[in-house]
RNA sequence: UUUGCGGAGAGUUCGAUCCUGGCUCAGGAUGAACGCUGGCGGCGUGCCUAACACAUGCAAGUCGUACGAGCUCGAUCUUCGGAACGGGUUAGUGGCGCACGGGUGAGUAACACGUAGGUGACCUACCCCAGAGUGGGGGAUAACUUCUCGAAAGAGAGGCUAAUACCGCAUACACUCGGUCAUUCAUUUGGCCGAGCAAAGCUCCGGCGCUUUGGGACGGGCCUGCGUCCGAUUAGCUAGUUGGUAGGGUAAUGGCUUACCAAGGCUUUGAUCGGUAGCUGGUCUGAGAGGACGAUCAGCCACACUGGCACUGACACACGGGCCAGACUCCUACGGGAGGCAGCAGUGAGGAAUAUUGGUCAAUGGGCGAAAGCCUGACGCAGCAACGCCGCGUGGAGGAUGAAGGCCUUCGGGUCGUAAACUCCUUUUCUGGGAGAAGAGACAAGGACGGUAUCCCAGGAAUAAGUCUCGGCUAACUACGUGCCAGCAGCCGCGGUAAUACGUAGGUGGCGAGCGUUAUCCGGAAUUACUGGGCGUAAAGCGUACGCAGGCGGCUUGUUUAGUCUGACGUGAAAUCUCCCGGCUUAACUGGGAGAGGUCGUUCGAUACUGCGCGGCUUGAGGUUGGGAGAGGGGAGUGGAAUUCCCGGUGUAGUGGUGGAAUGCGUAGAUAUCGGGAGGAACACCAGUGGCGAAAGCGACUCCCUGGCCCACACCUGACGCUCAGGUGCGAAAGCGUGGGUAGCGAACGGGAUUAGAUACCCCGGUAGUCCACGCCGUAAACGAUGUGUGCUAGUUGUCGGGGUUUAAGACCUCGGUGACGCAGCGAAAGCAUUAAGCACACCGCCUGGGGAGUACGGCCGCAAGGUUAAAACUCAAAGGAAUUGACGGGGACCCGCACAAGCGGUGGAGCAUGUUGUUUAAUUCGAAGCAACGCGAAGAACCUUACCCACACUUGACAUACCUCUUAGGACUAUCAGAGAUGAUGGUUUUCGGUUCGGCCGGGGAGGAUACAGGUGCUGCAUGGCUGUCGUCAGCUCGUGUCGUGAGAUGUUUGGUUAAGUCCAGCAACGAGCGCAACCCUUGUCGUAUGUUGCCAUCAUUUAGUUGGGCACUCGUACGAGACUGCCGGUGUCAAGCCGGAGGAAGGUGGGGAUGACGUCAAGUCAUCAUGGCCCUUACGUGUGGGGCUACAAACGUGCUACAAUGGCAACUACAGUGAGCAGCCACUCCGCGAGGAGGCGCUAAUCUCAAAAAGUUGUCUCAGUUCGGAUUGUUCUCUGCAACUCGAGAGCAUGAAGUUGGAAUCGCUAGUAAUCGCAAAUCAGCAUGUUGCGGUGAAUACGUUCCCGGGUCUUGUACACACCGCCCGUCAAGUCAUGGGAGUUGGUUCUACCUGAAGGCGCUACGCUAACCGCAAGGAGGCAGGCGACCACGGUAGGGUCAGCGACUGGGACUAAGUCGUAACAAGGUAGCCGUAGGGGAACCUGCGGCUGGAUCACCUCCUUU
Repeated sequence: UUUGCGGAGAGUUCGAUCCUGGCUCAGGAUGAACGCUGGCGGCGUGCCUAACACAUGCAAGUCGUACGAGCUCGAUCUUCGGAACGGGUUAGUGGCGCACGGGUGAGUAACACGUAGGUGACCUACCCCAGAGUGGGGGAUAACUUCUCGAAAGAGAGGCUAAUACCGCAUACACUCGGUCAUUCAUUUGGCCGAGCAAAGCUCCGGCGCUUUGGGACGGGCCUGCGUCCGAUUAGCUAGUUGGUAGGGUAAUGGCUUACCAAGGCUUUGAUCGGUAGCUGGUCUGAGAGGACGAUCAGCCACACUGGCACUGACACACGGGCCAGACUCCUACGGGAGGCAGCAGUGAGGAAUAUUGGUCAAUGGGCGAAAGCCUGACGCAGCAACGCCGCGUGGAGGAUGAAGGCCUUCGGGUCGUAAACUCCUUUUCUGGGAGAAGAGACAAGGACGGUAUCCCAGGAAUAAGUCUCGGCUAACUACGUGCCAGCAGCCGCGGUAAUACGUAGGUGGCGAGCGUUAUCCGGAAUUACUGGGCGUAAAGCGUACGCAGGCGGCUUGUUUAGUCUGACGUGAAAUCUCCCGGCUUAACUGGGAGAGGUCGUUCGAUACUGCGCGGCUUGAGGUUGGGAGAGGGGAGUGGAAUUCCCGGUGUAGUGGUGGAAUGCGUAGAUAUCGGGAGGAACACCAGUGGCGAAAGCGACUCCCUGGCCCACACCUGACGCUCAGGUGCGAAAGCGUGGGUAGCGAACGGGAUUAGAUACCCCGGUAGUCCACGCCGUAAACGAUGUGUGCUAGUUGUCGGGGUUUAAGACCUCGGUGACGCAGCGAAAGCAUUAAGCACACCGCCUGGGGAGUACGGCCGCAAGGUUAAAACUCAAAGGAAUUGACGGGGACCCGCACAAGCGGUGGAGCAUGUUGUUUAAUUCGAAGCAACGCGAAGAACCUUACCCACACUUGACAUACCUCUUAGGACUAUCAGAGAUGAUGGUUUUCGGUUCGGCCGGGGAGGAUACAGGUGCUGCAUGGCUGUCGUCAGCUCGUGUCGUGAGAUGUUUGGUUAAGUCCAGCAACGAGCGCAACCCUUGUCGUAUGUUGCCAUCAUUUAGUUGGGCACUCGUACGAGACUGCCGGUGUCAAGCCGGAGGAAGGUGGGGAUGACGUCAAGUCAUCAUGGCCCUUACGUGUGGGGCUACAAACGUGCUACAAUGGCAACUACAGUGAGCAGCCACUCCGCGAGGAGGCGCUAAUCUCAAAAAGUUGUCUCAGUUCGGAUUGUUCUCUGCAACUCGAGAGCAUGAAGUUGGAAUCGCUAGUAAUCGCAAAUCAGCAUGUUGCGGUGAAUACGUUCCCGGGUCUUGUACACACCGCCCGUCAAGUCAUGGGAGUUGGUUCUACCUGAAGGCGCUACGCUAACCGCAAGGAGGCAGGCGACCACGGUAGGGUCAGCGACUGGGACUAAGUCGUAACAAGGUAGCCGUAGGGGAACCUGCGGCUGGAUCACCUCCUUU
């Protein structure tokens, strides 16, 4: 400089956050399969399962120029029998091939494969090059023929014959073997001598063959280094085993094989065993490193029905050859035979699943042949399949009335949508017709594909679109249906009446001849971390030390060059991959070139570092000397205090124990107390985040033995070190064995309590045990939850041990230990911080989601208990850490409230009223439900109200809008008839709508009709608005900016004071602000000013009377002001806010009261006030009418009234209020009535008149009784309202005279003009008030105080809660489902050992029998063969083991499952703090003993630290 390449996250634990951590998704890929759909072409690919069984056809033949013979054709000769010649064809002999090509992946964890080498230890037919040779003989045998046997397959005997078949002989400098000499590292090479060994012919006369030797090429055999899966719950394996010598064997080395000798060989760097698997180039994925895979193509290996065996041959122990055994199938005349598709097609079976019983040798390649040629399911083609990749199309342009139709709709419209129709155009594809290849290199021939590709013409938008999705991840939304059903779902999760999540439709989005699903692999996953993770609390440091192997190792000289680095050479097949350039119209596909690819081999170099080996050094480590501290360990002895027991004395009725009791002990003398004695165990104070030890652990004193540590000074050795798998020692408590001992304590056990129960907590007893000796066990929250060692990185301050300096009180320096705080840094945070959890190095151990489970099985250890090592199936989408905000606590601190306390009066008991529940009923309408429903909605149910029930009526309707017709009407009053009435029918009287442009024109009204619609107190307050309750008139709730924190969040708002108050002050990383508090508003208390009627009357008149004149001073009314602000003084307080006291003042510290209700909580209440979405009814769930009901009554509850009496009843007398109301009204006054009331009737639309009398009061009487209390109930007579008082009103008179004598447990209100008590008024209302809302009169007691109950606020703490304690949650039992362990046994696989058997086969021995070639005249011999014997050996058998798997009565635990049972173990101090180990006990969670831990709250104390 150029080129190439290069890394994305998301959802899900929580109320929210950060972290840890798993699960899931988005991507790519496939020999795929399934669902829906499907136009064309090119190039590829296509039994992954049963190496399961196979019908049928084909897949290896060829050569007549090796040979004889048969048949046939031609032509010649003929004695007509035939002979010879040439050609064709062929069974046989012979040659070559059949060991290639093609298939499959069962076996194999191996020199099988890959890579790099070796072979001086080897072979190689055909082919190439070169040397030499090819002489002369012999005997057979198939075919053929004759016979025999057999169903067949086939076999046997006799006879004839040829060869390039077979066999001697000759020759051979080569070759082989032997000897010898030289040479070599060597079984090397060379020389000499000896012995042995060859051959074949055919021919078209060109040639082709044959023999031998050397070399080459090609192909192979053998050997070696390195690489090559999982399991240690496989740790030891091995007798031909390891080596040697000598035979044998092979092409060749070698225990390959045999004999003998030796006793070796392999293994924690994983032998052996078990499981799985063909290996590789490569393929997929990935940023890469890696991970997974090993189809198609290519290289190697292995196999050919299963097992064994050899023969032939150059090559085989041979896919389409042989022999034997076995299983299976077929033929058979039952005697015997035949077969092997893991070749190409094809069939059955298996399976989710994988094709045609095609055509051709034209090309490429192979076999044979001299050749022509023949053969070739190799190959080249075609067929089937969207199985994959690639390309093309299903039309293009215009086209708004935004058509119809669908869907939605707020009813206006929107959308499908320029989409369609319609106009113009084009023809890839399609159909028809015509032409028509390359592929065959140089002469000729030769094309399966194929009349294919391609080209031309014609026709006509014609023949051609689906599939999945639309809650988030993740692009894309509405309607209807459904109603935790049906269903969906990758994860989170949707669905219980308004589902963007189910189903359908419309619409949208994605991809597109495909789309989606399933399966599998990689990725994301840094989730096995080499690149690239962790271990205090999330999973994870062995309990602790010693230490072999291993790993790592101080300073330094020189050497070597193994590691390391570099260059060169070789190799890493081709294909694939990357880049460049080409060929098919493009692409896929494919050709050429280059590159890349190894922990590779050889070699030249470099020498810093590491290593090996030789030296040196002193700083690491160790040693010598002198000091020092110490509960370090072991043994022996001694001591005092205390408990208990025994003896004795004193002494008398209790003692002991608890929350309170009881059991227990005690008059047979306890407890208490004094004296004496016995015995065991433990060592108060000192004592201390003090000491020692590796840890466990160690505590009276003395002695003996003994380990380690620290300091100081000098010297010595010279890396001697660090760590440590396996191994070994030590190792609390409990527990076990044997023998002692036993005071106290004390599992188990007994008793007493508590309790619903109490197998517990508490109490009384008490055995093992605790103690000692010896031996086991080997575990703990064995903890600093923190492995060991070394170095480095701010400080401050205690304390223990030693040393130095010194002014000796003290201060300073230093080494070693042990604490606290704190910077940098680290950390998810909390925190750690020279004693690291910081920065680094070395080594070891350990982790990989939760549960199942530290469990099962197996092994090892143990007397046992048990320990150690340590899984899986199945199941869940979380489990978890730290911190945050809340909520909660039978946690803490502070504060407030009629919260308690102190008081006063009630409720709960009685009768009645009223509301509710329940019950009843035709109906007893509905709602409200702890506080915060219950005299509540209802400020007033006889009818009405009224919603309920019964009966009777109406159906566009009682009410609204719109349309048509008729009518101007109609309205008001009234009568008769039917009826319960609504209603219906028939009349009477009166008045005859408004405007007008004079048009039945406009408006209004009525009747009739039809349709839209009306109507619904029907449902849903969990679809809603609005309104309301409640916490609570509590003091809180938030925001902006800044700051702190990764963040949720915090700060502000906390803290110290103070307040009624987040009220104010001070301080402070905060500074400000908002909603609340307070104030502003109303009312009340004082005063002033203004105004005086209907109000008032001091002064002046007047009167019965503020009645009148007069006046407005006063009261009062109205309006406007003033006044109170801790303003002033003193004290206190922080200098402040404020508080206490005082003065003044009508009022004093928000003066009293009211209105006013923050952010929010309760799915609180209300669809029946009203409004409203959705659903439902429509001659009724609407509307009207009469009657009934809401008023019922065994029972229960709430709220009230009246009482129980003398602070009272009754009678008489008498004074003083305020708020209000009044015309269909309040009603003075008069008369009548005992009275309710009645009859008249003045005034007043109200500061004028009226209601209206206030009542508690005073005096008298009654004298404690069921009464002169109390008034229920009942009888009777009346009054009033009203259409109407029967169900069902209120009142009056007379009579009657119930319960009740102050109320159990429990519970309510109230802090001053309050409680209590007394009356008055009003709303509703025709009438009806013990209710409600207001008004005034009289008018108290008490508050020490905040321990406790309730509620609330702030801060803090714990939490496993967040639906927030009415929370969460554990275990047994019961039910169902699932997987799994044990299990008498049983079935099968595999493997080992011993023995038996021993087919075929080659080998060894033998050869009675048989025997052509050679020798021999012959006899015979040499040689060969059948046969026999032997060792080996497959299948098979017997016996016994190992191991794996299936089933198994019964049995153990485990997991999961909306609403089962028993309890309440854990989370808060979880109500007995919890947990760990161990032991015992118990329905269960659990309880108890012993030792340990804090991962315990709270309080107190001690010590230390920080600040001042």
Notes
This is a predicted structure of a 1508-nucleotide RNA (small-subunit ribosomal RNA) from a Saprospiraceae bacterium. Its Rfam family is "Bacterial small subunit ribosomal RNA". Rfam links the family to the GO terms ribosome and structural constituent of ribosome. The coordinates come from a structure-prediction model, not an experiment, and the mean pLDDT is 83. Taxonomically the source falls in Saprospiraceae (Bacteria, Pseudomonadati, Bacteroidota, Saprospiria).